[in-house]
c-di-GMP-I riboswitch aptamer from a Deltaproteobacteria bacterium, 79 nucleotides, folded computationally.
It was read from a public genome assembly, where an Rfam model found it.
NCBI's taxonomy places the organism under Bacteria, Pseudomonadati, Myxococcota, Myxococcia.
Its mean pLDDT, the model's own confidence on a scale to 100, is 85.

RNA sequence: ACUUAUAAAAGCCAAAGCCUUUGAAAAGGGGUUGCGGAAAGCCGCGGGUCUUCAUGGGGGAGAUAGCCGGGCUACAGCA
Repeated sequence: ACUUAUAAAAGCCAAAGCCUUUGAAAAGGGGUUGCGGAAAGCCGCGGGUCUUCAUGGGGGAGAUAGCCGGGCUACAGCA
C1' cells in the first nucleotide's frame, strides 16, 4: 500500500405513523419522526413480490435497490 473482518471516532441513511403533493394503481416526492441499516450509496442485469392492460395460449407497461442474487463506487480501520 492492498484485501478481509470489524472495535472506537467523525459523520451518513432512514421504517411505520402523521401533514402535503404526484399517479389509473402499485408506489414515488417534500416536511416531521426515528423501526432499523456497514454500503439502507448507485444500477431494473437475473429471480421473487406488488399494480395495471390484455389473453385460447404466448405476453405488454409500471413499481419494489429497506425481498434475494449480481455489477460499480465508498469514510474510518483497534484486535